[in-house]
Context: one part of a larger RNA
């Protein structure tokens, strides 16, 4: 150097096979109708509420929300007042509380139909001119059973199927790393890494808490009024590159035959 086989990677599918599901009451109509001497009383058809029980969320309604506000009692510190800070069994005690998380709250399932055919009911019909569901043949028929439906699913080892990218050398991609949370012990998953809102911070709002300190009037005085719907701030929301993601590494195909 030339050939030959199998290629790799994103997304999207089928469905061989597991699994789950399968419910229960009452009320109303039909209908006080068939049926019954009466008393009493249906089938089957259809409606509409409920119980349990499953999954799923957190608008509504509650519950928790361990340092979010805010009362308060006992120390102990900043020399005092006054205002704070610490500790009081892992919030000192009390009264709220948003995200989350939660059931007591919400929504949503169980249907419908199709096959088979247990007991049983039957139809036609010899053996056995009668009969007889059964020996040929054909119907019905159970909240079970096999399909639908609903999860999972190709390690289904004959290891499937479709589109696009990558292609004998590099890209496609992938992995580390970096901020991270709709993940979460780790791993995994998912979202971004500057042509960026990923995750602090700011800003405004929501939402919680209940008018902050100071100061000023008033009252001997506790304290009470104004400024104040205030002050304060865990998790929501919009926005804002202000911080820190700006960068670098590493795989990226073997094997057989000439």
């Nucleotide at each position: 150097a030339g050939c030959u086989u199998u290629a790799g990677a994103a997304c999207a599918u089928u469905g061989a096979a597991a699994g789950a599901c399968a419910u229960c009451u009452u009320u109303a109509a039909u209908a006080g109708u068939a049926c019954g001497a009466g008393a009493g009383g249906a089938c089957u058809u259809u409606a509409a509420a409920g119980g349990a029980u499953a999954u799923a969320c957190c608008u509504c309604u509650g519950g928790u929300c361990u340092a979010c506000c805010a009362g308060u009692u006992c120390u102990u510190a900043u020399g005092c007042c006054a205002a704070u800070a610490g500790g009081a069994a892992a919030c000192g005690c009390u009264g709220g509380g948003u995200a989350g998380c939660u059931a007591c709250g919400u929504a949503u399932a169980g249907a419908a139909c199709u096959c088979a055919g247990a007991a049983u009911c039957a139809c036609u019909g010899a053996a056995u001119g009668c009969a007889u569901c059964u020996a040929a043949g054909u119907g019905a028929g159970a909240a079970a059973g096999a399909g639908a439906u609903c999860u999972u699913a190709a390690g289904a080892u004959a290891g499937a199927u479709g589109u696009u990218c990558u292609c004998u050398a590099a890209a496609a991609a992938a992995u580390u790393u970096u901020a991270g949370a709709a993940a979460g012990a780790u791993u995994a998953u998912c979202u971004a890494a500057u042509a960026a809102a990923u995750a602090g911070g700011u800003a405004u709002a929501a939402c919680g808490u209940a008018u902050a300190a100071g100061a000023u009037u008033u009252g001997u005085a506790a304290a009470a009024a104004u400024u104040u719907a205030a002050g304060c701030g865990g998790a929501u929301a919009u926005a804002u590159a202000c911080u820190a993601a700006u960068a670098a590494a590493u795989u990226a195909a073997a094997a057989g035959u000439u």
Molecule: large-subunit ribosomal RNA, domain VI
Organism: Paenibacillus roseus